[in-house]
RNA sequence: GAACACCUGCGGGGUUGGGUGGAAGUCCCGACCGGCGGUACAGCCCGCGAACCCGUCGCAUCCCGACGGGCCGAUCCGGUGGAAUUCCGGAGCCGACGGUCACAGUCCGGAUGGAAGCAGGUCGGU
Repeated sequence: GAACACCUGCGGGGUUGGGUGGAAGUCCCGACCGGCGGUACAGCCCGCGAACCCGUCGCAUCCCGACGGGCCGAUCCGGUGGAAUUCCGGAGCCGACGGUCACAGUCCGGAUGGAAGCAGGUCGGU
């Protein structure tokens, strides 16, 4: 002490307060939150993961798993600067599926799960 291989650990936050109602953390006012990599420090620039849908295979209809494919939200203005849709100031916007006495980014559930990835270790050339 690189590649490769293997192992271990870690790996998502958030409805104070008020209104209506028999009933709402789901509606209304208001409040609050922001996974991972890249890049001048990013929820809304580029990419990834998750969820969701389809297909193939696994004794395989469903469930489950692996693989492949699909789908995949949202930002502008001003300032500083060599450089920022990332910083500062201002004004906006977005958020899977199932459940629920009533419609959910925030409650409950799949999930003590999976994962982008991060950290460490072993092996290993010279």
Predicted 3D model of a 126-nucleotide RNA (FMN riboswitch aptamer (RFN element)) from an Actinomycetota bacterium. Its mean pLDDT, the model's own confidence on a scale to 100, is 82.